[in-house]
Molecule: SAM riboswitch aptamer (S box leader)
Organism: Fluviispira multicolorata
RNA sequence: GACUCAUCAAGACCGGCAGAGGGACAGGCCCUACGACGCCGGGGCAACCUCCUUAAAACUUUUUAGUGAUUAGGGAACGGUGCCAAUUCCUUCGGAUGCCCUUUGUGUGGCUUGCCGGUAGAUGAGAU
Numbered sequence: 001g002a003c004u005c006a007u008c009a010a011g012a013c014c015g016g017c018a019g020a021g022g023g024a025c026a027g028g029c030c031c032u033a034c035g036a037c038g039c040c041g042g043g044g045c046a047a048c049c050u051c052c053u054u055a056a057a058a059c060u061u062u063u064u065a066g067u068g069a070u071u072a073g074g075g076a077a078c079g080g081u082g083c084c085a086a087u088u089c090c091u092u093c094g095g096a097u098g099c100c101c102u103u104u105g106u107g108u109g110g111c112u113u114g115c116c117g118g119u120a121g122a123u124g125a126g127a128u
Base pairs, nucleotide, nucleotide: 001128003126004125005124006123007122008121013042014041015040016039017038021031022030023029026091027090028089043084044083045082048080049079050076051075052074053073054072055071056070058067059066060065088120093117094116095115096113098111099110100109102107
């Protein structure tokens, strides 16, 4: 790098260095010399991996017990990652809802929603 699965509306900032771009791509809209982006140090958030625990299939002559796939709750945060502007900042494709325009009618078109799905992306875990 390609593949599989899960998650993406919550949460979490200070100091130093440096000096102009940054928010993946395109369009929008934002952030930024009141110093962004990035790097370093410290701090924090979260709970994917991890650990503990409750219930249960099943197995076992430790039988008021032991083990426990897997699933569902609860808890911890030493360790491996991740993250700490804006929903993944919003929208690109399809559908649904509601509204509007047009039409004799079917239809077509425009807009709407913290709607549903897809694509893309990010992160983790796994396998190659």